Context: one part of a larger RNA
RNA sequence: GAAUGAACGCUGGCGGCGUGCUUAACACAUGCAAGUCGAACGAGAAAGUACCUGCUUGCAGGUACGAGUAAAGUGGCGCACGGGUGAGUAACGCGUGGAUAAUCUACCUUUGGAUCUGGGAUAACAUUGCGAAAGCGGUGCUAAUACCGGAUAAUAUCGUAAUAUCUGCGGAUAUAGCGAUGAAAGGCAGCCAAUCCUUGGAAGCAGUUGUCUGAAGAUGAGUCCGCGUACCAUUAGCUAGUUGGUGGGGUAAAGGCCUACCAAGGCGACGAUGGUUAGCUGGUCUGAGAGGAUGAUCAGCCACACUGGAACUGACACACGGUCCAGGCUCCUACGGGAGGCAGCAGUGAGGAAUUUUGCGCUAUGGGGUAACCCCUGACGCAGCAACGCCGCGUGAGUGAUGAAGGCUUUUGGGUCGUAAAACUCUGUCAAUGGGAAAGAAAUUACAAUAUAUUAAUAGUGUGUUGUAUUGACGGUACCCAUGAAGGAAGCACCGGCUAACUCCGUGCCAGCAGCCGCGGUAAUACGGGGGGGUGCAAGCGUUAUUC
Numbered sequence: 001g002a003a004u005g006a007a008c009g010c011u012g013g014c015g016g017c018g019u020g021c022u023u024a025a026c027a028c029a030u031g032c033a034a035g036u037c038g039a040a041c042g043a044g045a046a047a048g049u050a051c052c053u054g055c056u057u058g059c060a061g062g063u064a065c066g067a068g069u070a071a072a073g074u075g076g077c078g079c080a081c082g083g084g085u086g087a088g089u090a091a092c093g094c095g096u097g098g099a100u101a102a103u104c105u106a107c108c109u110u111u112g113g114a115u116c117u118g119g120g121a122u123a124a125c126a127u128u129g130c131g132a133a134a135g136c137g138g139u140g141c142u143a144a145u146a147c148c149g150g151a152u153a154a155u156a157u158c159g160u161a162a163u164a165u166c167u168g169c170g171g172a173u174a175u176a177g178c179g180a181u182g183a184a185a186g187g188c189a190g191c192c193a194a195u196c197c198u199u200g201g202a203a204g205c206a207g208u209u210g211u212c213u214g215a216a217g218a219u220g221a222g223u224c225c226g227c228g229u230a231c232c233a234u235u236a237g238c239u240a241g242u243u244g245g246u247g248g249g250g251u252a253a254a255g256g257c258c259u260a261c262c263a264a265g266g267c268g269a270c271g272a273u274g275g276u277u278a279g280c281u282g283g284u285c286u287g288a289g290a291g292g293a294u295g296a297u298c299a300g301c302c303a304c305a306c307u308g309g310a311a312c313u314g315a316c317a318c319a320c321g322g323u324c325c326a327g328g329c330u331c332c333u334a335c336g337g338g339a340g341g342c343a344g345c346a347g348u349g350a351g352g353a354a355u356u357u358u359g360c361g362c363u364a365u366g367g368g369g370u371a372a373c374c375c376c377u378g379a380c381g382c383a384g385c386a387a388c389g390c391c392g393c394g395u396g397a398g399u400g401a402u403g404a405a406g407g408c409u410u411u412u413g414g415g416u417c418g419u420a421a422a423a424c425u426c427u428g429u430c431a432a433u434g435g436g437a438a439a440g441a442a443a444u445u446a447c448a449a450u451a452u453a454u455u456a457a458u459a460g461u462g463u464g465u466u467g468u469a470u471u472g473a474c475g476g477u478a479c480c481c482a483u484g485a486a487g488g489a490a491g492c493a494c495c496g497g498c499u500a501a502c503u504c505c506g507u508g509c510c511a512g513c514a515g516c517c518g519c520g521g522u523a524a525u526a527c528g529g530g531g532g533g534g535u536g537c538a539a540g541c542g543u544u545a546u547u548c
Base pairs, nucleotide, nucleotide: 001548002547003546004545006544007543008542009541010540013393014392015391016390017389018388019386020385021351026349027348028347030346031345032344035077036076037075040074041073048065049064050063051062052061053060054059055058084304085303086302093229094228095227096226097225098224099223100222103221104220108217109216110215111214112213113212114211115210116150117149118148119147125140126139127138128137129136130135156181157180158179159178160177163174164173165172166171186209187208188207190205191204195202196201197200230276231275232274237267238266239265242264243263244262245261246260247259248258249257279301280300281299282298283294284293285292286291306327307326308325309324310323329340330339331338332337357383359382360381361380365379366377367376368375369374396426397425398424399423406417407416408415409414430488432483433482434481435480436479440474445469446468447467448466449465450464451463452462453461454460491537492536493535494534495533496517497516498515502532503531504530505528506527512519513518
C1' cells in the first nucleotide's frame, strides 16, 4: 500500500446492488417448511338457499342446490429433490484423466408387441372390550388400477447344441433349431351408420389416458484405476482376512465383500504405521510475476442430521421434518406407561468483541401431485433491520473589501480566520408535501369463430390460428410533474522526523505521550476532548485483529 463475513471509539443526509452466528455439530417455547390425485376405490355430512306438501301460520315432512365439497380411509405418485451444516474425513474424499467385455436407471423421448379369464380378503364403517393418555384388540359388512390364481409368450432370461469359424487338438467363440421360466388394469367422455331390443340403450365403433412386456436413447447413479492433494522421523517398523490361489456364497455389478481349504505372503526412508490439524475444488485476497495466504456469499463434489447401531420400503436411502434397538437430555402421567429431536425459515436462551423480521406472496422462475382446473412449496420472488462492504449523489452556485463585527496573535504598526460572512442575484439534485403513473404478463383456462386429423358422422376428442375475458406479493413501487424554501443534511484523525500540516496558554522528568527514533527537570511546533490556525480523508474517519 492492498484486503476483510470483521469488531471497537467518535460521527452520521439519501439511493442502488450485495452481504450478515467466523464462537457452543450448545439447548430449544411457538408457528410454518411435503404434499397431491374423486378421470383408481368403497362410502360421505352440516350450516345455508330455493321449491313442494300438510296444517295449528311458523312449525313438520320431502325434493333440489350446497357437493362428489369438509373431515376420515384403501390405492397411486411424490416424500432419496429442493433447503441446512462442516462435526467427522489426510481418504479414490476431492481435482484431473481414463476403465466398466464387471453394472443399474422411476418419471421422460422414439419404436415393436400385448392388455384374455377367474378368486378370496381387508381398511373405512357398525358394534364392542382394555387404557389416564399414547394407543391396542375382538366380532360383523364392503370396493378397487390393492392382493392372489389360471391362460397366452418374443428380438426377454436360463438350458441344450446340429452347423460354422479358430486351434497349440485339450478346447474356445458364434448361432439355426428345440426345451423350460415368467406379464398385465382399468378409467374417462362420445356416437347409433351397419346388427339386436326400440323414447333410449345393448353389443359395437372410433378417441383419449393408463397398465404389461421388449428394443434404443436421454438423464442420473454405482464400482475400479493412473497422477496430484497439510504438518511431525523428538512417530521406523506395520500387517492373520493380513497377501495370493481354489471351491462356494453374496451383490445391479469386479473384488477377502463373506466363508471353507491351501500357500506365506503383502506394505515401508520414493516415508509404511502412528500422531496432530483439516471438508476438497472452481475460486477469493495479495503480488510485476514466481509465489504466499485463504476456501464466507455463488457454483460442483463429499460427509452428517440429538449420540451409537440396524435394517425395511423403494428405480434410487441404510432415509434431516420415516421405522426399530440402545444411550444421554427434555416434557406429560391417573406412576401402569408414553412423547420429542430447528446443522429447514423466522424466533428464544446460552456462549461471544460480534451477526437481522416469530414480515408479505406464490406475481415471476423452478419443483411435487393432477387429464385439467387447481392445490402445496420459509425453494424462490419481495419487503424489514444493520454505514457491514462497494458504487453513485447531496449538504448549494455566482457576485461580493469598509478587507465589517468578533476570535486568535502581535515587535501595538499590524497580521490572520477571509470572499469567508453579511448583502444582492440565481439554481432546486436529495429529503418533505401533493398529483400522475409503468415494465416485470407470457401463458393457462373459459367462451366464440375457423382450419386440420381421426371417424359412418356436422357427435366427441386431439392439434393449430384469431378474437374476447382472466392473473402483480413488491406497490400506488420505480419513474414523471408540481409546490415552496438555501431552507432539513459534516464529521473524524493528525500537525518533532519518518509524514502533508505552527503558534498561544497551562503543566514543569509531574501529569502524560509514543509505530520507531524519542519528547516532558519554567519560554515544550512531541504532554493537556485547552484556544486559534493548518493538513489529510470525507458520510465517514480513526483504532484493534488477521493475510499478502